[in-house]
Small-subunit ribosomal RNA, 3' major domain from an uncultured prokaryote, 474 nucleotides, folded computationally. Model confidence (mean pLDDT): 82 of 100. Its Rfam family is "Bacterial small subunit ribosomal RNA".
Context: one part of a larger RNA
RNA sequence: UGAAGGGGGCCCGCACAAGCGGAGGAACAUGUGGUUUCAUUCGAUGAUCCGCGAGGAACCUUACCUGGGCUUAAAUGAAGUAUGACGUUUAGAAAUAGAUCUUUCCUUCGGGACAAUUUACAAGGUGCUGCAUGGUUGUCGUCAGCUCAUGCCGUGAGGCGUCGGGUUAAGUCCCAUAACGAGCGCAACCCCUAUCGUUAGUUGCUAGCAGGUAAUGCUGAGGACUCUGGUGAGACUGCCACCGUAAGGUGAGAGGAAGGCGGGGAUGACGUCAAGUCAGCACGGCCCUUAUAUCCGGGGCUACACACGUGUUACAAUGGUCAGCACAAAGGGCAGCUACACCGCGAGGUGAUGCUAAUCUCAAAAACUGAUCUCAGUUCGGAUCGGAGUCUGGAACUCGACUCCGUGAAGUUGGAUUCGCUAGUAAUCGUAUAUCAGCAAUGAUACGGUGAAUACGUUCCCGGGCCUUGUACA
Numbered sequence: 001u002g003a004a005g006g007g008g009g010c011c012c013g014c015a016c017a018a019g020c021g022g023a024g025g026a027a028c029a030u031g032u033g034g035u036u037u038c039a040u041u042c043g044a045u046g047a048u049c050c051g052c053g054a055g056g057a058a059c060c061u062u063a064c065c066u067g068g069g070c071u072u073a074a075a076u077g078a079a080g081u082a083u084g085a086c087g088u089u090u091a092g093a094a095a096u097a098g099a100u101c102u103u104u105c106c107u108u109c110g111g112g113a114c115a116a117u118u119u120a121c122a123a124g125g126u127g128c129u130g131c132a133u134g135g136u137u138g139u140c141g142u143c144a145g146c147u148c149a150u151g152c153c154g155u156g157a158g159g160c161g162u163c164g165g166g167u168u169a170a171g172u173c174c175c176a177u178a179a180c181g182a183g184c185g186c187a188a189c190c191c192c193u194a195u196c197g198u199u200a201g202u203u204g205c206u207a208g209c210a211g212g213u214a215a216u217g218c219u220g221a222g223g224a225c226u227c228u229g230g231u232g233a234g235a236c237u238g239c240c241a242c243c244g245u246a247a248g249g250u251g252a253g254a255g256g257a258a259g260g261c262g263g264g265g266a267u268g269a270c271g272u273c274a275a276g277u278c279a280g281c282a283c284g285g286c287c288c289u290u291a292u293a294u295c296c297g298g299g300g301c302u303a304c305a306c307a308c309g310u311g312u313u314a315c316a317a318u319g320g321u322c323a324g325c326a327c328a329a330a331g332g333g334c335a336g337c338u339a340c341a342c343c344g345c346g347a348g349g350u351g352a353u354g355c356u357a358a359u360c361u362c363a364a365a366a367a368c369u370g371a372u373c374u375c376a377g378u379u380c381g382g383a384u385c386g387g388a389g390u391c392u393g394g395a396a397c398u399c400g401a402c403u404c405c406g407u408g409a410a411g412u413u414g415g416a417u418u419c420g421c422u423a424g425u426a427a428u429c430g431u432a433u434a435u436c437a438g439c440a441a442u443g444a445u446a447c448g449g450u451g452a453a454u455a456c457g458u459u460c461c462c463g464g465g466c467c468u469u470g471u472a473c474a
Base pairs, nucleotide, nucleotide: 001474002473003471005469007468008467009466010465011464012463013462015458016457019421020420021419022418023417026313027312028311029310030309031308032307033306034304035303042053043052064299065298066297067296068295069294076122077121079119080118083115084114087100088099089098090097091096104113105112106111124288125287127286128285129284133282134281135277136276137275138273140271145184146183147182148181150179151160152159153158164175165174166173190265191264192263193262195233196232197231198230199229200228201227205222206221209220210219211218236259239253240251241250242249243248315414319373320372321371322370323369324368331362332361333360336355337354340351341350342349343348380411385406386405387404388403389402390401391400427450428449429448430447431446432445433444
C1' cells in the first nucleotide's frame, strides 16, 4: 500500500420488513445431468450454465453413426490439351457409372464470348489449443469511483490532492484546507413519451355548406378538430414562505399539461474473474492429406428406471358453457396478405376482388348485457388413447402442425425452502413480428387493454460505497 475480520462508525439497494402474485406437490412443454445407444455431434455448466449458442433438427441444416462412392477435388486464377452444352435411356437407394442423340452466340471468317473436358500447380479441415491471440460478450455495476501534472511531506515503499464539516441519486455541490489544477467516469448534449404554438394537408380527418345511399367521409368541398411529418416553446428550486453562513432542504404553497433527475431508453470509468467464445468471423503454433478432406442414401441429434432448472395449463362460482354486443397499439404483406360469395360441423376448399399499402388486407381478447350450471373429481380440468380428416412438402414410419367425433388420467392450492415486483408497476387479457415450405412457439422480442396492495422503519439476512482500527496474510 492492499486484502480480509462472526472489529467500530456513517450511507445505499425489492437487501430485509410491510404487501401482492408465484416456484417447490400434479399433467404437459422445453433445456441440462445421468443412463442407454452403431450415433444419441459440439460448446455453455456457483452467483455470471440449464426455453443458453439454436431468431425455428422430417430431407437439407448436420458438425455424429452406418453403408456406398471420390482423390486437384466445392470455388477462383494463370498455362497447355481435346471440345459444345441440354435432352433421352440402362444399372443403382442415391451419389455416380455406361450408352445414345446433337453441334451455342457474335464475326471484319483471322478470331472472340460463354460453357465444358483433361493435365501439372496453388486446396480443404465445425481437427487440437479461448492457458498463444484479435474481435466481441457476461459479471461486479449505471456501483461512484479510477487516475495524472506541478508542488509539498517522507531515507524509501509511499502519502497529501481524493481527507474533515455539511449536502446530493452522484468524487453532486458548498465551506474549510499544502495544496493548486486537470483527465476518464457522474450529470448534460441523443432518442421515445406527457402539454401548447406554428407550418404542411394525402392515402389521414369531417365542424359548417351541398349532393347521394339500404348503410358508410361515399362524393363535391374544407383545414376548424383528430392524426401524421417538420420546426419551435416549455421546468430552471425560476417565484413565495420557513430552516440554513453556503451548497441545499421542507411545503396538500402559487402558477402550470408536467415540480424538484417529470417517466422510459440508449449510454457501462480504471480494472476483476488466465470468466465465455479457435463451432459466427479472423489468426499464431500443432495435427490429417486415397483422409480428421469431400459427395450421396438411410439413421441419429426427438432414446428413458431416474434427478434438477425454466415455463404452460389447471385444481374452479371474482368461475365454466351458450347467445348478444363494444373499444387498441405496434407490426407484416407480391413465390405475399386476401375482402366478398358459395361448399364443408371444422381445420380448410373453390371462385373472385382490392392492395408494391396512413388507400386494400391480416384483425383483438379480457370487459359489458342476458341465460344456464349450484359445490360435485362436477357442464371444473384437460393429459392419454382409438377413429376419421385438412394443410405444407419430393417425402409426415422413426419425427410435423391443425380439425372433428369418441375417451376422459393426475390434480381439491402444494413440506423444508425459495423467486419476482414500489405505479400505469405487479397481476391479468389478448395482438404482432423475426426465424420460417410447414412446425413441435407454452419460447424470445415488441405492442397495447383492464389495473391493485404495501413501505412503520434500518435491529437483523445478502450485496455494495466511504472513513477508521488491530492483524501469525501478500